[in-house]
Context: one part of a larger RNA
Molecule: small-subunit ribosomal RNA, 3' major domain
Organism: uncultured Sulfobacillus sp.
RNA sequence: UGACGGGGGCCCGCACAAGCAGUGGAGCAUGUGGUUUAAUUCGACGCAACGCGCAGAACCUUACCAGGACUGGACACGCUCGUGAGCGCCGCGAAAGCGGCGGGCCCUUCGGGGAGCGAGCGCAGGUGCUGCAUGGUUGUCGUCAGCUCGUGUCGUGAGAUGUUGGGUUAAGUCCCGCAACGAGCGCAACCCUUGUCGUGUGUUGCCAGCGGUGCGGCCGGGCACUCACACGAGACUGCCGGUGACAAACCGGAGGAAGGUGGGGAUGACGUCAAAUCCGCAUGGCCUUGAUGUUCUGGGCUACACACGUGCUACAAUGGUCCCGACAACGGGAUGCGACGGCGCGAGCCGGAGCCAAUCCUUCAAACGGGAUCUCAGUUCGGAUUGCAGGCUGCAACUCGCCUGCAUGAAGCCGGAAUUGCUAGUAAUCGCCCAUCAGCAUGGGGCGGUGAAUUCGUUCCCGGGCCUUGUACA
Numbered sequence: 001u002g003a004c005g006g007g008g009g010c011c012c013g014c015a016c017a018a019g020c021a022g023u024g025g026a027g028c029a030u031g032u033g034g035u036u037u038a039a040u041u042c043g044a045c046g047c048a049a050c051g052c053g054c055a056g057a058a059c060c061u062u063a064c065c066a067g068g069a070c071u072g073g074a075c076a077c078g079c080u081c082g083u084g085a086g087c088g089c090c091g092c093g094a095a096a097g098c099g100g101c102g103g104g105c106c107c108u109u110c111g112g113g114g115a116g117c118g119a120g121c122g123c124a125g126g127u128g129c130u131g132c133a134u135g136g137u138u139g140u141c142g143u144c145a146g147c148u149c150g151u152g153u154c155g156u157g158a159g160a161u162g163u164u165g166g167g168u169u170a171a172g173u174c175c176c177g178c179a180a181c182g183a184g185c186g187c188a189a190c191c192c193u194u195g196u197c198g199u200g201u202g203u204u205g206c207c208a209g210c211g212g213u214g215c216g217g218c219c220g221g222g223c224a225c226u227c228a229c230a231c232g233a234g235a236c237u238g239c240c241g242g243u244g245a246c247a248a249a250c251c252g253g254a255g256g257a258a259g260g261u262g263g264g265g266a267u268g269a270c271g272u273c274a275a276a277u278c279c280g281c282a283u284g285g286c287c288u289u290g291a292u293g294u295u296c297u298g299g300g301c302u303a304c305a306c307a308c309g310u311g312c313u314a315c316a317a318u319g320g321u322c323c324c325g326a327c328a329a330c331g332g333g334a335u336g337c338g339a340c341g342g343c344g345c346g347a348g349c350c351g352g353a354g355c356c357a358a359u360c361c362u363u364c365a366a367a368c369g370g371g372a373u374c375u376c377a378g379u380u381c382g383g384a385u386u387g388c389a390g391g392c393u394g395c396a397a398c399u400c401g402c403c404u405g406c407a408u409g410a411a412g413c414c415g416g417a418a419u420u421g422c423u424a425g426u427a428a429u430c431g432c433c434c435a436u437c438a439g440c441a442u443g444g445g446g447c448g449g450u451g452a453a454u455u456c457g458u459u460c461c462c463g464g465g466c467c468u469u470g471u472a473c474a
Base pairs, nucleotide, nucleotide: 001474002473003471004470005469007468008467009466010465011464012463013462015458016457019422020421021420022419023418026313027312028311029310030309031308032307033306034304035303042053043052064299065298066297067296068295069294070293073123077122078121079120080119081118082117083116087102088101089100090099091098092097105114106113107112125288126287128286129285130284134282135281136277137276138275139273141271146185147184148183149182150181151180152161153160154159165176166175167174191265192264193263194262196233197232198231199230200229201228202227205223210220211219212218236259239253240252241251242250243249315415319374320373321372322371323370324369325368331362332361333360336355337354340351341350342349343348381412386407387406388405389404390403391402392401428450429449430448431447432446433445434444
């Protein structure tokens, strides 16, 4: 100087408390451990591994296993030599591959050159090892308020001062004081989005006002409104009162769509964990080279006595089922989205308009409202499991996809110790869209609808910041 303390003081954070909904019990989904296996490829392991890499494992992917094959190689560049390429057919074969037959490339000043194929050489290849040799990237403390430097001053020196102190703030934010005076990286602001208004533009919107109407902004017509896209205004403790050191600031109020960083996002200082990743990529070293490379078929990554994590669906009456009625937003769409018509109980199929899209489609949102029924029962709750019959994608759904119909209807009556999230348009609840993708979503990323309860307080638990104190630790 740091680090640490079941030392002290001050102060924060859904840290506790207050409150709401959960997890831990059940069934299933998914990841992991374990076990099994020819293989169940590898990595990730307290927070910060475990719906994580995987934003899509039937083949492929694929790195694993068994078996069949290939070797200058599935792929790159250069040199030398040889050679009638691609292609078609046949045999063996599971394919890859091996072998055979046929035809026979382009340019040319004809010497030759080029592509392809073959031989040889320099070499390729490796998801093989080492993240404790590395780059890059990432997690975490932590959006925490800190981390430093120049000059000066103090100290023999390590170092200190500044950065401590008094107030204040979300903040090393600002004010005051001070042997310090300044500065840098952080904070804040600048960026995006949302909330109000104005201007511009109107093939979206509107009977708002007029006319027509086969009643649908459908047509004429118009951009007033909604909206879209640009530009601009607006919020600054600016104004008033009070408190305060006459300061910074704090409290209350006015006006305002909005206050005192308005809400959300992006943005992550010096560093810590020899944190993670050599299987994204790059890369040193080591190892391998008829194999640790390459290729193919099949299998495996989907195993199952168990254990844990993360989720979904429930256990019902503020509920289930049926009928009728209403209201979104973000997105996506061309070997795509597919209206509409027909067929089918349905998944879906047949035909196919329109749309390269504010103009068409996805697209009837659902919870909700009205009506009917069920009457407390393992039930008209719950849907696991299983049987049969079908549909779709795809070369192919046995291992191992998703969906539909009929039948079957299991556990489960609110969950021990323990434990998680959340402070407002949040939690809870309801549906919709998208990425990946042939197909496959209870996962992930977004979108809107409905819409709470509680916060006395900081003693305690956890994490953190500043000052101070002790130390046999560095």